[in-house]
RNA sequence: GGGAGUCCGCACGGGAGCCCGAGGCAAACGGGCUGAGAGGGAGCUGCCGCUCCGACCGUGGAACCUGAUCCGGGUCAUGCCGGCGCAGGGAGCGUGAUUCCACUGUGA
Numbered sequence: 001g002g003g004a005g006u007c008c009g010c011a012c013g014g015g016a017g018c019c020c021g022a023g024g025c026a027a028a029c030g031g032g033c034u035g036a037g038a039g040g041g042a043g044c045u046g047c048c049g050c051u052c053c054g055a056c057c058g059u060g061g062a063a064c065c066u067g068a069u070c071c072g073g074g075u076c077a078u079g080c081c082g083g084c085g086c087a088g089g090g091a092g093c094g095u096g097a098u099u100c101c102a103c104u105g106u107g108a
Stems, first nucleotide, its partner, number of pairs: 001103001002101006008094003011059004017033005023048002040053005064089003070083004
């Protein structure tokens, strides 16, 4: 000097579904399922949405999106599970720390 893992810092990417009940003119209320996460905080709008922050996951053989109103199984129901799927896209750096691996150079 090279590679890999973990952590750290900063940056970037991303999702928030389903079932039951309740409720409201201003909004993510209660219970249940899966999950890392499915609403913790704030604001806006004036039909049950949107934005920002936080938490969480991911920065690439899969976080997430598309195919997909897809196929099989299962469920009260749902990306619930599997397939599709090394299919198409998809966001990174660090003269930060540490451990491991192989090789090379130099010195004794």